[in-house]
RNA sequence: GGGGUAAUGGCUCAGUUGGUAGAGCGCAUCCUUAGCAUGUAGCAAUUGGAUGAGGUCCCGUGUUCGAUUCGCGGUUACUCCA
Numbered sequence: 001g002g003g004g005u006a007a008u009g010g011c012u013c014a015g016u017u018g019g020u021a022g023a024g025c026g027c028a029u030c031c032u033u034a035g036c037a038u039g040u041a042g043c044a045a046u047u048g049g050a051u052g053a054g055g056u057c058c059c060g061u062g063u064u065c066g067a068u069u070c071g072c073g074g075u076u077a078c079u080c081c082a
Base pairs, nucleotide, nucleotide: 001081002080003079004078005077006076007075010025011024012023013022019065027052028051029050030049031048035043036042058074059073060072061071062070
C1' cells in the first nucleotide's frame, strides 16, 4: 500500500428480504429466606422471586414515506497478501 471481517445497553452477544431493537450477566427497588438479634412482629446474604432503569444500533452523507439494515466516504480493532 491492497483485500477481508467486525463495530448494537456497563460486559458478552443475538436480531432485522428496510417498518422504529432483544437475551444472559451486571445494576436499582420491592417481596422472600439461610442466618443473626430480641421485654411484642427488628436486621438480613454469595437464598429464591417479581418489577424497573439503562442503547443518537461507530461517525458523516445519500437513497427512501421510512435506514440499525441498502449505497458512498471516514474512524477503530482483528486478520490475510505484498